[in-house]
The RNA shown here (SAM riboswitch aptamer (S box leader)) has 108 nucleotides and comes from a Bacteroidales bacterium. NCBI's taxonomy places the organism under Bacteria, Pseudomonadati, Bacteroidota, Bacteroidia, Bacteroidales. Its Rfam family is "SAM riboswitch aptamer (S box leader)". Gene Ontology term of the family: regulation of gene expression.
Order: sequence, then C1' cells, then structure tokens
RNA sequence: GAAUUAUUAAGAAUGAGGGGAGAGAUCAGGCUCUGAGAACCUCUGACAACCCUUCCGCAAUGCGGAAAAAGGUGCCAAAACCUGCCGAAAUAAACGGAAUAAUAAUUU
Repeated sequence: GAAUUAUUAAGAAUGAGGGGAGAGAUCAGGCUCUGAGAACCUCUGACAACCCUUCCGCAAUGCGGAAAAAGGUGCCAAAACCUGCCGAAAUAAACGGAAUAAUAAUUU
C1' cells in the first nucleotide's frame, strides 16, 4: 500500500515550551476556528474499552455482558462542521442509503 469486518450525532486542553499563518482529509460551495497565535513538534494532563487482561452468562473455535486506562493503538471545537451521489419528485426541510475518509482488529 491492498483486502475483510466493525465503529464514527457520546466523551475529553482557553495547559507549558517551541513554531509563525494558516486550519477544519481531498475538490467545489457554505459555514466556522485562527496574531487574544493556525498547522506542526515536544512535554504534561485528560477522554475513550478497538486489541490485550480479569470475571460472568449462553444455543460456545463464537456471541453477549461487567470490570479494568497497567500494556498496544486512538483521540481531546462545531455530527466525519454541513452539503455534493441515490431514494427524489417543482422546491425546501427532515429521514434512510451509497460513495469517500478516519480509527481499530485480522489477513496479505
């Protein structure tokens, strides 16, 4: 990098140091954050049960539930910020689905 499966409206930083103009994945539109300091880096502090660990139940190579933040990851503005494609229509809102993306686990 690729494939599969699962999850994505919950939760958590006005912290310290560096940095110095952008950021919210990409493109477009909107909206928002940002010199009262963005991205990013280091540290600290949190949040969170995907894996690991412990326990319980069952129809048991599995499924469900509970505990646990020590370990492996992740994550800490706004729904994955919103919309875009389909259901879908004259239009709008709400809703469902898809696509894309992110994260985890497994395989390659």
Its mean pLDDT, the model's own confidence on a scale to 100, is 83.